[in-house]
RNA sequence: ACUGAUCUUCGGGGCAGGUGAAAUUCCUGACCGGCGGUAAAGCUGCGAAGCGAAGCCCGCGACUCCCUUAGCCAACAAUGGCAGAGGGACUGACUUGGUGAGAAUCCAAGGCCGACGGUAAAGUCCGGAUGGGAGAAGAUCGCC
Numbered sequence: 001a002c003u004g005a006u007c008u009u010c011g012g013g014g015c016a017g018g019u020g021a022a023a024u025u026c027c028u029g030a031c032c033g034g035c036g037g038u039a040a041a042g043c044u045g046c047g048a049a050g051c052g053a054a055g056c057c058c059g060c061g062a063c064u065c066c067c068u069u070a071g072c073c074a075a076c077a078a079u080g081g082c083a084g085a086g087g088g089a090c091u092g093a094c095u096u097g098g099u100g101a102g103a104a105u106c107c108a109a110g111g112c113c114g115a116c117g118g119u120a121a122a123g124u125c126c127g128g129a130u131g132g133g134a135g136a137a138g139a140u141c142g143c144c
Base pairs, nucleotide, nucleotide: 003142004141005140006139007138008137009136010135015029016028017027018026030124031123032114033113034060035059036058037057042051043050044049055112056111064089065088066087067086068085069084071082072081073080074079094110095109096108097107098106116127117126118125
C1' cells in the first nucleotide's frame, strides 16, 4: 500500500409582522439546504500533486407502500401483533445573461422545490424519532 472481518465514535438546517377567538399552517416579508460523485473558484506546494466550491447535473439516504424470509408473543393451526434481515415500487425543483477553449457547478439576475400524522391549511411548530440513515473518521485482527 491492497483486501477482508469485527468494533467504536460521529452523522440536518430554518420566523418575524399582520388578521383572527384560535395560525411559526392563511396573508406580507424573511429564513434553511443530508451524503457520495462531477466541476475552471480558492488555498497549499519548486514541481508532481494535495485539500476543495451544486437544494433544483448524476446517483444515494430518509418517508410511504408491496413481496420474501427465519425469530418471538397470543396454548396449536389459521390469523394477527412485535422487532430483524433481504429485495422491489415510489421518490421534488433552473432558467437567462456574462466571462471563457471549455460552466445546468464560477459571476450577476430572476425563478422554483421540500414525505407522513397532528393542529386554523406547515420545508421552518409538535409527533413517530433517545428511531433509521446515505456515509465520514478511527481502532483491532487477518490475508498478500
A computed fold for a 144-nucleotide RNA from Paenibacillus oryzae, annotated as FMN riboswitch aptamer (RFN element). Of the family's consensus pairs, 100% are formed in the model. The same sequence occurs in records of 2 taxa. The coordinates come from a structure-prediction model, not an experiment, and the mean pLDDT is 76.